Transfer RNA from an uncultured Clostridia bacterium, 74 nucleotides, folded computationally. Model confidence (mean pLDDT): 82 of 100. Its Rfam family is "tRNA". It is annotated as a transfer RNA. The sequence was found in a public genome assembly.
């Protein structure tokens, strides 16, 4: 260059064959506990899903295009 994979909270991750408020766990923070703090336990906020378009009654999922990491090849 060419190919093929990937992109969702702050960080990891998940979402069935396209269909209900985009789910867990951490981390922030507030509270219970303790002399004080860890640890546990409880409860809150926080991603319109990488950016544009398309398709469709409906898109994280499918389809172009572009940007970013990653392999593998040259």
């Nucleotide at each position: 260059g060419u190919a093929c994979c990937c992109g969702u909270a702050g960080u990891g991750u998940a979402a069935u064959u396209g269909g209900a408020u985009a789910a867990c766990a951490u981390u922030a923070c507030g509270g219970c506990c303790u002399c004080c703090g860890a640890c546990g336990c409880c409860g809150u906020c926080g991603a319109c899903u990488c950016c544009g378009g398309g398709u469709u009654c409906g898109a994280g999922c499918c389809c172009c295009g572009g940007c970013g990491g990653g392999u593998a090849c040259a």